[in-house]
RNA sequence: GUCCCCGUAGCUCAGCGGAUCAGAGCACCAGGCUACGAACCUGGGAGUCGGCGGUUCGAUUCCGUCCGGGGACA
Numbered sequence: 001g002u003c004c005c006c007g008u009a010g011c012u013c014a015g016c017g018g019a020u021c022a023g024a025g026c027a028c029c030a031g032g033c034u035a036c037g038a039a040c041c042u043g044g045g046a047g048u049c050g051g052c053g054g055u056u057c058g059a060u061u062c063c064g065u066c067c068g069g070g071g072a073c074a
Stems, first nucleotide, its partner, number of pairs: 001073007010026004028044005050066005
């Protein structure tokens, strides 16, 4: 330099043939339980879906570009 894959909650990831309030597990917070914790039960908070632009009535999803991470070839 060329090409490919990935970027969604604090972490690991799902969803993405466009319209469904954007989800799960773990972690965190509160309450219950307990002599106190752990475990367990109930509830809760947390996301500009990497940035910008475009297509569209409508974009996390499609297109372009840039940024970051990984890989192949040179």

Overview: A computed fold for a 74-nucleotide RNA from Cryptosporangium aurantiacum, annotated as transfer RNA. The prediction has a mean pLDDT of 80. Its Rfam family is "tRNA". Rfam classes the family as a transfer RNA. Lineage of the source: Bacteria > Actinomycetota > Cryptosporangiales > Cryptosporangiaceae > Cryptosporangium.